[in-house]
RNA sequence: GCGAGAGUAGCCGAGCCAGGUCAAAGGCGCUGGAUUUAGGGUCCAGUCUCGCAGGGGUUCGCCGGUUCGAAUCCGGCCUCUCGCACCA
Numbered sequence: 001g002c003g004a005g006a007g008u009a010g011c012c013g014a015g016c017c018a019g020g021u022c023a024a025a026g027g028c029g030c031u032g033g034a035u036u037u038a039g040g041g042u043c044c045a046g047u048c049u050c051g052c053a054g055g056g057g058u059u060c061g062c063c064g065g066u067u068c069g070a071a072u073c074c075g076g077c078c079u080c081u082c083g084c085a086c087c088a
Base pairs, nucleotide, nucleotide: 001084002083003082004081005080006079007078010028011027012026020068029047030046031045032044033043034042035041048057049056050055061077062076063075064074065073
């Protein structure tokens, strides 16, 4: 350099094909509560942000595009993995 795959919340990891029901399944971790003498385990609730609440805002590597609407489709770029090529 060429080809293929991947990048999602503190971590792991679905969703993408086939756009809306998505602040985004599930697990871990963390916080609070219940249980327990205590710890562990188990159960319940919470865990981007603003709000007492109803609700609002902003998010899926980065920048654009298409669309009424994008994690999802399209283009460019960045990073990682694998294969090939190149070099010696």